c-di-GMP-I-GGC riboswitch aptamer from an uncultured Rubrobacteraceae bacterium, 80 nucleotides, folded computationally. The prediction has a mean pLDDT of 84. The model forms 100% of the base pairs in the Rfam consensus. It matches the Rfam family "c-di-GMP-I-GGC riboswitch aptamer". The family has 40 seed sequences and 1,298 matches in Rfam 15.1. The sequence was found by an Rfam model in a public genome assembly.
RNA sequence: CAUGAAAAAGGCAAACCCGCCGCGAGGCGGGGACGCAAAACUACGGGCCUCCGGAAACAGAGGCAGCCGAGUCGCCGCGA
Numbered sequence: 001c002a003u004g005a006a007a008a009a010g011g012c013a014a015a016c017c018c019g020c021c022g023c024g025a026g027g028c029g030g031g032g033a034c035g036c037a038a039a040a041c042u043a044c045g046g047g048c049c050u051c052c053g054g055a056a057a058c059a060g061a062g063g064c065a066g067c068c069g070a071g072u073c074g075c076c077g078c079g080a
Stems, first nucleotide, its partner, number of pairs: 001079001003077002011036002016031006034066001040072003044069003047064005053058001
C1' cells in the first nucleotide's frame, strides 16, 4: 500500500422487554442477539424521520453514523 476466504485475541449489538430523559423522531442504562471487518468517531454532501409555521412550494429547530458517499483514527489475518 492492497485486501477480508477461513481463523484467533477480542469488540460492537437489531427486534423485543424493563427503568429514566424528550412534545416527538429519538437518546442513555440494564437484559437480549438479528446481524456487523469499521455496526468506531464527525450531520460535511445526498437521503429518511420528528416538531413547528405555511394552502402549497418551502422556511426554522431537531433526530438517524445499523441508508449511501466523504473525512479522521484504528484491531486481527493475509498478500506485496